Model confidence (mean pLDDT): 81 of 100. The RNA shown here (transfer RNA) has 73 nucleotides and comes from a Minisyncoccota bacterium. Rfam family: tRNA. Rfam classes the family as a transfer RNA. The organism belongs to Minisyncoccota, within Bacteria.
Parts: sequence; C1' cells; structure tokens
RNA sequence: GCCCCCAUAGUUUAAUGGAUAAAAUGCAAGGUCGCGAACCUUGUGACUGUAGGUUCGAAUCCUACUGGGGGCA
Repeated sequence: GCCCCCAUAGUUUAAUGGAUAAAAUGCAAGGUCGCGAACCUUGUGACUGUAGGUUCGAAUCCUACUGGGGGCA
C1' cells in the first nucleotide's frame, strides 16, 4: 500500500427496513433467612463508533472516516 471481518447498556448477546431498541448478567432498594449464599419483587440503565446519503420510515441498505482484528505484498 491493497483486501476481508467486527463496532448496540458496565459486560455478554438479540432485534425481517415499521419503533417506546429486547434479554441475560451487573448495580441499587425491598422481601425471604438466625446471618450469609441462593431464590422472589421492583428499580437502574444505549441519542446502536463518527459524518453524510437512500427511503414515507435506517441499528439494519450505500459511501467516507475513526478504532480493533485478520490476510496478501
């Protein structure tokens, strides 16, 4: 230098172009218990890496860039 893959909650993952972005785990409060762990209930959470474009409508499609990983030279 060229090519490919990945980027969504603190973490791990979902989500057919139709919307109020879902869950597990974590964290907080309460219940239960002699005290913990486990269990139960409630709460807490993301402007989907950035900027544009396409579309009535974009996490999803397209382009560029940023960051990470891999391959070729």